[in-house]
RNA sequence: AGAGUAGGACAAAUGGCCGCCGUUCUAUGUUUUGCAUAGAAGGGAGGAAAGUCCGGGCUCCACAGGGCAGGGUGCUCCGUAACGCGGAGUCCCGGUGACGGGAAGGAAAGUGCCACAGAAAACAUACCGCCCUAUUGGGUAAGGGUGAAAAGGCGAGGUAAGAGCUCACCGCUCCGGUGGUGACAUCGGAGGCUUGGUAAACCCCACCUGGAGCAAGACCGAAUAGAGGGACGUUUGAGGGUGGCCCGUCCGAGUCCCAGGGUAGGUCGCUUGAUCUCAAUAGCAAUAUUGGGGCUAGAUGAAUGGCCAUUGUCCCGUAGAGGGUGACUGAUACGGGAAACAGAACCCGGCUUAUGACCUGCUCUAACA
Numbered sequence: 001a002g003a004g005u006a007g008g009a010c011a012a013a014u015g016g017c018c019g020c021c022g023u024u025c026u027a028u029g030u031u032u033u034g035c036a037u038a039g040a041a042g043g044g045a046g047g048a049a050a051g052u053c054c055g056g057g058c059u060c061c062a063c064a065g066g067g068c069a070g071g072g073u074g075c076u077c078c079g080u081a082a083c084g085c086g087g088a089g090u091c092c093c094g095g096u097g098a099c100g101g102g103a104a105g106g107a108a109a110g111u112g113c114c115a116c117a118g119a120a121a122a123c124a125u126a127c128c129g130c131c132c133u134a135u136u137g138g139g140u141a142a143g144g145g146u147g148a149a150a151a152g153g154c155g156a157g158g159u160a161a162g163a164g165c166u167c168a169c170c171g172c173u174c175c176g177g178u179g180g181u182g183a184c185a186u187c188g189g190a191g192g193c194u195u196g197g198u199a200a201a202c203c204c205c206a207c208c209u210g211g212a213g214c215a216a217g218a219c220c221g222a223a224u225a226g227a228g229g230g231a232c233g234u235u236u237g238a239g240g241g242u243g244g245c246c247c248g249u250c251c252g253a254g255u256c257c258c259a260g261g262g263u264a265g266g267u268c269g270c271u272u273g274a275u276c277u278c279a280a281u282a283g284c285a286a287u288a289u290u291g292g293g294g295c296u297a298g299a300u301g302a303a304u305g306g307c308c309a310u311u312g313u314c315c316c317g318u319a320g321a322g323g324g325u326g327a328c329u330g331a332u333a334c335g336g337g338a339a340a341c342a343g344a345a346c347c348c349g350g351c352u353u354a355u356g357a358c359c360u361g362c363u364c365u366a367a368c369a
Base pairs, nucleotide, nucleotide: 001365002364003363004362005361006360007359008358010356012311013310014309015308016307017306018305020044021043023041024040025039026038027037028036029035030034046341050352051351053350054349055348056347057346058213059212060211061210070209071208072207073206074205075089076088077087078086079085090104091102092101093100094099105204106203110202111201112198113197114196127144128143129140130139131138132137152170153169155167156166157165171193172191173190174189175188176187177186178185179184217268218267219266220265228258229257230256231255232254239251240250241249242248275294276293277292278291279290280289281288282287313338314337315336316335317334318333319332322329323328
C1' cells in the first nucleotide's frame, strides 16, 4: 500500500429569528371549579421509534385435580422476570489466516419414501469382466460401468478366481480406565463388522405450553327520545299565550317532579422503570450484588419543525510547502458541493431488516529497510 476480519462510539455543534405540543407560575376577562387570551420559566423521538417475529410485565375472562389432543423447543453448562435471546464451551463444516457458519436428540421401536440411470436403492442382486467347467451349469464381487448415494477403507497374505477368508493400520459397535459440572476428549481391551440415505416424512423421546389484548380495563356522565315510579288535571280546567302582576279573555289534554340504565363526551390507566449512569466486589464472560448520582415526551388526526450565519466532518476542482532516485505522497490556501435510514402512541428484554460518516484491534499478500 492492497485485500480482508472483528468490535466500539456517534447520529454534527453554537447563536439568532419565526412557529407547534405538554407542564408550572403570573396577569386580565368570565359565574367558584373551569375555560379563554397574553406573558415568563423549563421540557419535547430512535439506534433502529420500523417489521410486529419471539419472550415478559400489566389488565380482563376462564380454571378442583389428573390425563389426552394440539402447538413449540431440541449439543453442553451458565445467565435472565422469561425466551426460539445472550455468554462461555464441545463436535462438525468453510477459510492460507484473523475469523465465520450449523433446527447439532433418536434411522437395531414401527411405517413410508429414494426421480433418472443402473444388474441391484436394501432381509437383495450380477450387465461387462475374472475363474472352474464345457453345461439350458456353477463360483465371485477384485476391476469396469450407473448414480446424489452401491453392503467398511487401504496394504499384505491367501485363493482356481475372489471375498474380513486371515492379519497390520484407520474407521465402526460394545466394555472399562483417566480428565472434565457437562457436551466431550484421551487411553486400553473385546467384536470380523451385524442391517445405506431421509426425521425442515409420519413418528418416538425429553422439556415447555390457558385465551384475548391499552380499541386491555376502571370511573364520571349530559342534551334529546324511550321505559319505570309519584303528584296534579281532562268542563269541578292542570298547563300555556296575552308588555311585569291580578281580573278578564283565547287555546287547551296533558303538565310537573324523582331516581336509574345506556349513548355522545370526559377523566384515569400514562409513564419511576426487571430504568440509566459511575465506582467497588464476584465471574473468562453474559450477568449479579452493594453504594453514589440522574430522570428530561405523553400527543389522540395525533406536537417534537423551518430559515439564516459561523465552525467542524466528508467529497470534487485549482495552486502546492515538505518527503522520496523514482512511480508517488501530500501539510496548507482558495472555490464549489454533500450529510443518510427514518417519526414514539401502555411499558420493557431480544431478534431481524433499513442506513450515513468516523475510530480501534487483528489477519493475509507485496515492496523496501
RNAcentral holds the sequence, with entries from ENA. Bacterial RNase P class A from a Desulfatiglandales bacterium, 369 nucleotides, folded computationally. Rfam family: Bacterial RNase P class A. The family's RNA type in Rfam is ribozyme. Rfam describes the family as follows. Ribonuclease P (RNase P) is a ubiquitous endoribonuclease, found in archaea, bacteria and eukarya as well as chloroplasts and mitochondria. Its best characterised activity is the generation of mature 5'-ends of tRNAs by cleaving the 5'-leader elements of precursor-tRNAs. Cellular RNase Ps are ribonucleoproteins. RNA from bacterial RNase Ps retains its catalytic activity in the absence of the protein subunit, i.e. it is a ribozyme. Isolated eukaryotic and archaeal RNase P RNA has not been shown to retain its catalytic function, but is still essential for the catalytic activity of the holoenzyme. Although the archaeal and eukaryotic holoenzyme s have a much greater protein content than the bacterial ones, the RNA cores from all the three lineages are homologous -- helices corresponding to P1, P2, P3, P4, and P10/11 are common to all cellular RNase P RNAs. Yet, there is considerable sequence variation, particularly among the eukaryotic RNAs. Identified in Yersinia as Ysr151/RnpB. Lineage of the source: Bacteria > Pseudomonadati > Thermodesulfobacteriota > Desulfobacteria > Desulfatiglandales. Its mean pLDDT, the model's own confidence on a scale to 100, is 75. A source record names the gene rnpB.